Predicted 3D model of a 71-nucleotide RNA (transfer RNA) from an Anaerolineae bacterium. Model confidence (mean pLDDT): 82 of 100. The sequence is in RNAcentral, with records from ENA. Lineage of the source: Bacteria > Bacillati > Chloroflexota > Anaerolineae.
RNA sequence: UGGGGGAUAGUUCAACGGCAGAACAGCGGCCUUUGGAGCCGAGAAUCCCGGUUCGAAUCCAGGUCCCCCAG
Repeated sequence: UGGGGGAUAGUUCAACGGCAGAACAGCGGCCUUUGGAGCCGAGAAUCCCGGUUCGAAUCCAGGUCCCCCAG
């Protein structure tokens, strides 16, 4: 440099173009002799900029970063 794939919560992953969810972690509470076990609760994210659309995490264009292949 060319081709392909990927980017969503702190982490690992979901999500027909129609309210962005789960698990784990962390935080608060309950329970308990203790809690690192169990139970309950709250918080927390769509890489960036545009376009299409009534509506975009999803489709399109251009960027940024990561991985693989080729040279």